[in-house]
RNA sequence: ACGAGAGUUUGAUCCUGGCUCAGGAUGAACGCUGGCGGGAUGCCUAAUACAUGCAAGUCGUGCGAGGAGUUUACUCCUAGCGGCGAACGGGUGAGUAACACGUACUUAACUUACCCUAAAGACUGGAAUAACUAGAAGAAAUUUUAGCUAAUACCGGAUAUGAUCACAGGAGGAGUCUCUUGUGGUUGAAAGGCGCGUUUGCGUCACUUUAGGAUAGAAGUGCGGUCCAUUAGCUAGUUGGUAAGAUAAAAGCUUACCAAGGCCAUUAUGGAUAGCCGAACUGAGAAGUUGAUCGGCCACACUGGGACUGAGACACGGCCCAGACUCCUACGGGAGGCAGCAGUAGGGAAUCUUCCACAAUGGGCGCAAGCCUGAUGGAGCAAUUCCGCGUGAGGGAUGACGGUUCUAGGACUGUAAACCUCUGUUGUAAGGGAAGAACACUUAGGGUAGGAAAUGCCCUUAAGCUGACAUUACCUUACCAGAAAGUGACGGCUAACUAUGUGCCAGCAGCCGCGGUAAUACAUAGGUCACAAGCGUUAUCCGGAUUUAUUGGGCGUAAAGCGUCCGCAGGUUGUUAGACAAGUCCAAGGUUAAAGCCCGAUGCUCAACAUCGGAUUGCCUUGGAAACUGUUUGACUAGAGUACGAGAGAGAGCAAUGGAAUUCCACAUGUAGCGGUGGAAUGCAUAGAUAUGUGGAGGAACACCAAUGGCGAAGGCAGUUGCUUGGCUCGAUACUGACACUCAGGGACGAAAGCGUGGGGAGCAAACAGGAUUAGAUACCCUGGUAGUCCACGCCGUAAACGAUGCAGAUUAGAUGCUGGAAGAAUUCAGUGUCGUAGCUAACGCGUUAAAUCUGCCGCCUGUGAAGUACGCACGCAAGUGUGAAACACAAAGGAAUUGACGGGGACCCGCACAAGCGGUGGAUCAUGUGGUUUAAUUCGAUGAUACGCGAAGAACCUUACCUAGGCUUGACAUCCUCAGCAAAACUAUAGAAAUAUAGCGGAGGUUAUCUGAGUGACAGGUGGUGCAUGGUUGUCGUCAGCUCGUGUCGUGAGAUGUUCGGUUAAGUCCGGCAACGAGCGCAACCCUUGCCUUUAGUUACCAUCAUUAAGUUGGGGACUCUAGAGGGACUGCCUAGGAAACUAGGAGGAAGGUGGGGAUGACGUCAAAUCAUCAUGCCCCUUAUGCCUAGGGCUACACACGUGAUACAAUGGCCAAUACAAAGGGUUGCCAACCUGUGAAGGGGAGCUAAUCUCAAAAAGUUGGUCUCAGUUCGGAUUGAAGUCUGCAAUUUGACUUCAUGAAGUUGGAAUCGCUAGUAAUCGCAAAUCAGCCAUGUUGCGGUGAAUACGUUCUCGGGUCUUGUACACACCGCCCGUCAAACCACGAAAAUUGGCAAUGCCCAAAACCAGUGUCCUAACUUUAUUGAAGGAGCUGUCUAAGGCAGGGUUAGUAAUUGGGGUUAAGUCGUAACAAGGUAUCCCUACGGGAACGUGGGGAUGGAUCACCUCCUUU
Repeated sequence: ACGAGAGUUUGAUCCUGGCUCAGGAUGAACGCUGGCGGGAUGCCUAAUACAUGCAAGUCGUGCGAGGAGUUUACUCCUAGCGGCGAACGGGUGAGUAACACGUACUUAACUUACCCUAAAGACUGGAAUAACUAGAAGAAAUUUUAGCUAAUACCGGAUAUGAUCACAGGAGGAGUCUCUUGUGGUUGAAAGGCGCGUUUGCGUCACUUUAGGAUAGAAGUGCGGUCCAUUAGCUAGUUGGUAAGAUAAAAGCUUACCAAGGCCAUUAUGGAUAGCCGAACUGAGAAGUUGAUCGGCCACACUGGGACUGAGACACGGCCCAGACUCCUACGGGAGGCAGCAGUAGGGAAUCUUCCACAAUGGGCGCAAGCCUGAUGGAGCAAUUCCGCGUGAGGGAUGACGGUUCUAGGACUGUAAACCUCUGUUGUAAGGGAAGAACACUUAGGGUAGGAAAUGCCCUUAAGCUGACAUUACCUUACCAGAAAGUGACGGCUAACUAUGUGCCAGCAGCCGCGGUAAUACAUAGGUCACAAGCGUUAUCCGGAUUUAUUGGGCGUAAAGCGUCCGCAGGUUGUUAGACAAGUCCAAGGUUAAAGCCCGAUGCUCAACAUCGGAUUGCCUUGGAAACUGUUUGACUAGAGUACGAGAGAGAGCAAUGGAAUUCCACAUGUAGCGGUGGAAUGCAUAGAUAUGUGGAGGAACACCAAUGGCGAAGGCAGUUGCUUGGCUCGAUACUGACACUCAGGGACGAAAGCGUGGGGAGCAAACAGGAUUAGAUACCCUGGUAGUCCACGCCGUAAACGAUGCAGAUUAGAUGCUGGAAGAAUUCAGUGUCGUAGCUAACGCGUUAAAUCUGCCGCCUGUGAAGUACGCACGCAAGUGUGAAACACAAAGGAAUUGACGGGGACCCGCACAAGCGGUGGAUCAUGUGGUUUAAUUCGAUGAUACGCGAAGAACCUUACCUAGGCUUGACAUCCUCAGCAAAACUAUAGAAAUAUAGCGGAGGUUAUCUGAGUGACAGGUGGUGCAUGGUUGUCGUCAGCUCGUGUCGUGAGAUGUUCGGUUAAGUCCGGCAACGAGCGCAACCCUUGCCUUUAGUUACCAUCAUUAAGUUGGGGACUCUAGAGGGACUGCCUAGGAAACUAGGAGGAAGGUGGGGAUGACGUCAAAUCAUCAUGCCCCUUAUGCCUAGGGCUACACACGUGAUACAAUGGCCAAUACAAAGGGUUGCCAACCUGUGAAGGGGAGCUAAUCUCAAAAAGUUGGUCUCAGUUCGGAUUGAAGUCUGCAAUUUGACUUCAUGAAGUUGGAAUCGCUAGUAAUCGCAAAUCAGCCAUGUUGCGGUGAAUACGUUCUCGGGUCUUGUACACACCGCCCGUCAAACCACGAAAAUUGGCAAUGCCCAAAACCAGUGUCCUAACUUUAUUGAAGGAGCUGUCUAAGGCAGGGUUAGUAAUUGGGGUUAAGUCGUAACAAGGUAUCCCUACGGGAACGUGGGGAUGGAUCACCUCCUUU
């Protein structure tokens, strides 16, 4: 000094893997808000265009001239000549991938004005020219002619310490050279300005030469920092040499000649992008991103080219030319360049004042004063950012008002406010008031080398003078709590919750996701949380992300091992000794600018900020060390190889040859079918098939042996024999001496299909044809059948080319099979399988044949889809192969394992589940419920099983919820308030359909007003909505045997174990075993009822004995039946057999035998199952109505469909007559006897009974006798007519019953389907609830009579357990694929078209440099006076910007049309995949098809199930 994670794939889990968030930062922008101060920062876009002003001048002590002023000999000003500067400072980042930058070196290959030091000098001449004057041209810019003049302007000569060149010596030692001696040649200046002075001068500023320094540059070299190979070849001055030229200087820098080189996979060339760095941000670091401000370097200055001047430029505010643009113009011609400071327009999300000052710092000029300075110092604007301060402090409870909420009590806002006391930072006002100022200069002194002296120079003392900022900072005083808080969030991540509104709408959202009527997720409010003069959002960068992994990842199944081998470059490389010192390590030195970061101090009140000091990973130099790597010289044998002797083998190639079978042909025998399938048909066959026999032809493949056996690098290889040939293993010995491993690029091999040419063609068989199947069937099945399959030669180069596992080496327990060797044996070597320890793995699994532990090298991966697609390139005859993206879309895609569910998977078990039986339903008529339809209304609910004789155990009114009509509005019902009252109810009358209204009567009760009326509003009321807001209740799976927990153990975990297994049971019932041991809810038992016995008790029940009666009628009895209390009894207890046991089978006894029969009893849970209309209830809705009252109607409708029933179709029956035997219930508004009337329903009547007493009440089937005689009947009773009875206010819509008459369908019921296993089915009647009555044939109970059958579990349905597969988890009513149709989105192709860029070839060629040139021109110098030298203009040449022409390249845009891709709640067609997905799936390839896809060939298991074989484990 120092490293944090979270959300999101699933029903849950672990892993892989992406997406997203929390942090920090910014030259930022946007939204809302905004008090002050300090420090910083401020066009990131259009290197777009610019109005206006300013940004580089200065020197009169270089020169002449002109002007102004006055002191008239002085001062001031400056256009021009001249000097210096303008190459600095300031701006911008277009270009540039380069020695541009950074860093370290080199220059013995160089320059440097001004400055410093040292040395030497400064002598002597000359000719012009601007200004100016005069004239001319022009609109202007400007130009031109003639004349005059000066210099520190220009030119000649002298001088030469020196410099330089040549030659000749000497010395040094360093590649090309350096130093030195001599001789010869070449080369400079301003006798200037100013000051002083007794003038041969001195001083100072300039000047010339040389040397050195300093400063600033120039050139070269090593190393370093971007992307693309879908850019692989580039290069003619190109690479080198010789010579010359050019330059300050090396060099192809340039030219001539010669040679043919140079660069490149360690990435040349090309393309894209980009100024580089110090540093900035982030990060634990390694690193990643960035290159604003400040600093260093580079490049540029409207675009392109060029030189001039100069010490320095190829020059931002200079020149020339070309181009674009703008402006002026008299149309002839001219002018311009804000990427300087301000500012304008434009662009844009977006970036400031046309400010002050040279006071400070710095720069230019000057002797100086000074002038200039948009450099700079300051101010202004902007919350753009960083830092600091404030918006008050203390007290104050009735916990005020208000607001919000509420369970109505309260709670929160909240000591918050009010109120009291205090303070005055900031603010306002006034006053005071620093530092930044030091120089320089002037004045007055002092010192001082040298000098004759003086003025200077230099040093120094004192005084004077100088502030833009500035109404400064700061200080003091006065005044008032007065003037100063917002923003975002509050579902999780993530700190912070309630109410209202809204109702998949409006909207939110970073990810997951919220919103469909109770939203902590939208909007608003209250409250809360966070930060705070700011707070949020957006954009971008780093982090988190170990998600490119050097630190620090992976590749069996998640993405990922090339199909295999050989092998150059490259990487790596055994043991041992010496040497060297490149890597490595140590020490020292140089450098790493300043600023920044970090550390320590100091200064602004603190901080930001500033100042001072220190430290700082690189590169270079020198010296040292020698273990390791490396280089080199030797040695060794353990790696590798060679020789020798043996051995096994479907290793490869060529040739020959063999038998079986299929097919075909011929002949023969023989006759009606053959063939084929799930079943058929197409097909073959009386012209003789199939079958059988004999002979022949031809092609292909090689049974048995045969095996997780062998060989091969992989693909792959199989009859037999021969020839040629590769590799391997073992053995004992000898030899070589690291010769090795891996391998980018490259090369070779490489199944099947496919392609080309030529053969061949028996069988099989894509395509194709036909037949079936089917809704269809471009398929599965069948009959045929062509390419092909075979051979030769040549292509192709891919597969699930798989062990989904690269090659080589080393190390690390074993057990057990097989193959080949060696050995006398133990054993051992090489290979090939299985199980398994340690270890590894997400798990599954791997495990000496590693997926363990190490080493070396290669290949490959980085979310899913788009996509192995597009474009480009290479290869190919083609098919195609190799290489291989992006836009766009999504928040997942994926691996392994877990629990369920499911399977047209498997095993086992159970159930009236099937089977075996009995009786039904489905056909008829009727009853009843439902759907549908109808209607004013046909109220509502229930709708597979689990609705439909259900809610409803009673719809004529009522019920009643519906409809129509008439009424009421604090209401029919509850509570409260005010006022009034002798009323109100009851009864009567009138109107009305009634509700109601009016009148009368009435006076028990009320008058404390408890009663009535009126009024007022709080409220009442609602069968209105939501069963998907709920409670409660209920159905169903299912009376199925299951569902769980604690502790322990196993597993990273979800979970597992227990609960599985072997038996057994009705049962998770019990037993045994077992990493489990126990426990709970269920099962069973406890409860009720029924069956037997005992006992107690006998009235209304009973009656054996005794008496009695018509009669258990009465006495009596307590035995029996019965009633209802209490007990007993049954437990596999006993026996036999089996069995380890549990238990099972049989038997005995017993009323009953293996839970005796029946009932009640319903685990965890499932179905958002049913019910808001039983009830309760949240929320919503209605309030002169969705409430309340009344009358009438409706719920009872009726072409139809379905369910549940009743009655039948008859003779086991109908009818008539007689006659026997129950149980369980009900009854006072009731049951109602006897008796009488009526054919009957019923009526009259009234005894008894509050019930073991009376009554409903007759039981029926049955039995006995008679009749009917197989028919639409003496069956059947619907329908209809007539007449009645009863209930009730009322029977029309719409009651039941009775009598008479009528006498329909129906003759046993299609497909299909229901119930039932014993006192059951079937059949017979009885009772009750509801109820005035009843549409009851329903429901719930009761008893009477009383069967048949079960071999058995193959099948159907349902359920349970175990196991297996799964892409399902809303769980198969699941999931899901492709075409087609529609909309949207991005992309590809495309006739063509519009731009850009970089080149190439040719044409034309401005300016300028350079070169050449004569019949042009020219002050200095020279001269023999003509010239010469030199220069200028002109012309020519080389070169060349711009321009033009041409064909290509490349890149970007647009495009009719077209192609596929992606996305989109409810479109079409099918159903390809997931289960054996109903034809197992998938890979490569070929053909075919609306589509998923189908078929052929070869391959894989990442296939279920069953059987067999082999191996292993265990007993």
Small-subunit ribosomal RNA from an uncultured Bacillota bacterium, 1515 nucleotides, folded computationally. The coordinates come from a structure-prediction model, not an experiment, and the mean pLDDT is 82.